[in-house]
RNA sequence: AGAGAUUUAGGUUAAAAGGAAGACCCGGGGCCUUCAAAGCCCCAAGUGGAAGUUAGAAUCUUCCAACCUCUA
Numbered sequence: 001a002g003a004g005a006u007u008u009a010g011g012u013u014a015a016a017a018g019g020a021a022g023a024c025c026c027g028g029g030g031c032c033u034u035c036a037a038a039g040c041c042c043c044a045a046g047u048g049g050a051a052g053u054u055a056g057a058a059u060c061u062u063c064c065a066a067c068c069u070c071u072a
Stems, first nucleotide, its partner, number of pairs: 001071004006066002010025004027043005048064005
């Protein structure tokens, strides 16, 4: 330099063909308990960034970024 894959919550990940963003762990609060652990209930936290297409975008298009692989 060229080609390809990936990027979703603090972490691990789901969401075939565009149709209301979910789960588990971690964290916070409460219930229960003599106290704890376990269990139960509730809460917080997200689509890598910017544009575009669309009535509607995590999903399609363009550019940029990060990371990985391959080629030279």
Predicted 3D model of a 72-nucleotide RNA (transfer RNA) from Schismatogobius ampluvinculus. Model confidence (mean pLDDT): 82 of 100. The sequence is in RNAcentral, with records from ENA. Rfam family: tRNA. About the family: Transfer RNA (tRNA) molecules are approximately 80 nucleotides in length.